Two RNAs folded together computationally: RNase P RNA and transfer RNA, 530 nucleotides in total. The prediction has a mean pLDDT of 76. It holds a member of the Rfam family "Bacterial RNase P class A". Gene Ontology terms of the family: ribonuclease P activity, dimeric ribonuclease P complex and tRNA processing.
């Protein structure tokens, strides 16, 4: 210098002006509301209290407003905060809230899948083992089980799983002549011309046809029942040997995955579990439009069904019949004196139909939290110690203009450094929060490491 | 903002591992004086991108696009 590999970071910088938002102070000014408390018109009421022989009153209670601490809102002026690495997709964990009251179990349903760690948990992450690529640095793998068990393996091959003989190869019959073939004679058939079937003499040809062995070779195919090699046979064959695979016990090592090392076995056991299974672990169900409470408004309505049990609903079962799960708010009310049944009434749960609103207020943002440093551990990661407080909208805030500089391209210009103009700056934007994936995404920066080259 | 459900020719809609049916609409032809009906014949597709397998519309994953549903009160 070139070519790559792996890990980490940034996602423009400063200053002017004008807007938007969420806190805190300040405090003009503005409307609103305003418990207790004071006042308290007209008028009403009442005799415990005060005054009165009584009635009544200036006495007490009520009363429309009035004034008032004060609390939101606005306005106004300070001060202080104000998007990401993915806020994004919603693909997994997890907090937190309801439901269900046994959040215990099984059942069905999903999910995960070398082995140890970390972790609040995870399908995340480190580390290591296998196995596969790369010259290498380094990258990929949903990586248990196919001698528990059911299926599938189309098309093409002879054979697709306890399989197969198509060519081939090699035996045996056959040369004392097999097989095919031609041409003439002859029968038979069909519809005359003409055409077709069998067969014998004879003349050509020259080893098949059967029967059996062979899984070396060829061919089919994603896949042919271990491979290579030598030996062995009539050809072949784990037929026998030797290496490698494969299985099944053993010793060493390692926590384990797993690794060596040496033995027996001639080999039985093809591929799919992102096919149904089968082993191990793991999952209760919904989601902040979850849940809490105020307020306004409405037709505070109608329908079903249930509301103590020798029921009732749901489940299994041809039925009898089982006893698995679920259901706790009912009522000294009325007919009707008491009980059961029945109807009705009032209450309450639960679903549906109708109707009515499109507000507030909480949840809500200090948390497995950032940053710094020290220790432990190869490392994810964990622990101490200091130290900061860091959006919280809801018709949804973070923004627009302009100057400088910085980065990047293009033009012009100069030998060059440089200057000058004009361009572009992507992805993409919180909505309870976190921890991970996995996608997008201009341009840039920093570190370790590999291979080539050149030069010391 | 959660939460779920589907993408197969122009349109409707089947198949769910082994060479994608079927309607209607389009073309071209028969038929008719033109047409319409009807008969024959034809063209067109699995949203995209790995991955598992001998093979994928089909089974996993990730992206992309559509469509539904959740407010409160009584």
């Nucleotide at each position: 210098c070139c070519a790559g590999u792996c890990g980490g970071c940034c996602g423009g910088a400063c200053g002017g002006c004008c807007g938007c938002u969420g806190c805190c102070g300040g405090u003009u000014c503005g409307a609103u509301u305003g418990a207790a408390c004071g006042c308290g018109a007209a008028g009403g009421c009442g005799c415990a209290c005060c005054c009165u022989a009584a009635a009544g009153g200036u006495c007490g209670c009520c009363g429309a407003g009035c004034g008032a601490a004060g609390a939101g809102c606005g306005u106004c002026c300070g001060g202080u905060g104000g998007a990401g690495g993915a806020a994004a997709g919603u693909c997994c964990g997890g907090g937190c809230u309801c439901c269900a009251u046994g959040c215990a179990g099984a059942c069905a349903g999903g999910g995960u899948g070398g082995c140890g760690g970390c972790u609040a948990a995870c399908g995340g992450c480190c580390g290591c083992c296998g196995g596969g690529g790369g010259c290498g640095a380094c990258c990929c793998c949903a990586g248990g089980g196919a001698c528990a068990g059911u299926g599938c393996c189309a098309c093409a091959g002879a054979g697709a799983a306890g399989a197969g003989a198509c060519c081939g190869c090699c035996u045996c019959c056959g040369a004392c002549g097999a097989u095919g073939g031609g041409u003439c004679a002859g029968a038979c058939c069909c519809u005359c011309c003409g055409g077709g079937u069998c067969c014998g003499c004879c003349c050509c040809u020259g080893a098949a046809c059967g029967a059996g062995g062979u899984a070396a070779g060829g061919g089919u195919g994603a896949a042919a029942c271990g491979g290579u090699g030598c030996g062995g046979u009539a050809a072949g064959a784990g037929c026998g040997c030797a290496c490698c695979g494969c299985g099944c016990g053993g010793c060493u090592g390692g926590c384990a995955a797993c690794a060596g090392c040496g033995g027996c076995g001639g080999c039985a056991c093809g591929g799919c579990a992102a096919a149904c299974c089968c082993c191990a672990c793991c999952c209760g169900g919904a989601g902040c439009a979850a849940g809490a409470c105020c307020a306004a408004a409405u037709a505070g309505g109608g329908g079903u069904g249930g509301c103590c049990a020798c029921g009732c609903g749901c489940g299994g079962g041809a039925a009898a019949c089982c006893g698995g799960c679920g259901c706790a708010a009912g009522g000294c009310g009325c007919g009707u004196c008491u009980u059961c049944a029945c109807g009705c009434c009032c209450g309450u749960c639960a679903c549906c139909c109708g109707g009515g609103u499109u507000g507030g207020u909480u949840g809500c943002u200090c948390g497995a939290g950032g940053c710094g440093u020290c220790c432990g551990g190869c490392a994810a990661c964990g622990g101490g110690c200091g130290u900061c407080c860091c959006a919280g909208a809801c018709g949804a805030a973070u923004g627009g203009c302009c100057g400088u500089c910085g980065c990047g391209g293009a033009g012009g210009u100069g030998c060059a450094a440089g200057c000058c103009u004009c361009c572009a700056g992507a992805c993409a934007g919180a909505a309870c929060c976190c921890g991970g994936c996995u996608u997008a995404c201009a341009g840039g920066c920093c570190g370790a490491c590999u291979g080539g080259u050149a030069u010391u | 903002g959660g939460c779920c459900a589907c993408g197969u020719g122009g349109c409707g809609g089947a198949g769910u591992g082994g060479u994608g049916a079927c309607g209607c609409a389009g073309c071209g032809g028969a038929u008719u004086g033109c047409a319409a009906a009807u008969c024959c014949g034809u063209g067109a597709a699995c949203g995209c991108c790995g991955g598992u397998u001998c093979a994928a519309u089909u089974c996993c994953g990730g992206c992309c696009g559509u469509g539904g549903c959740c407010u409160c009160c009584a």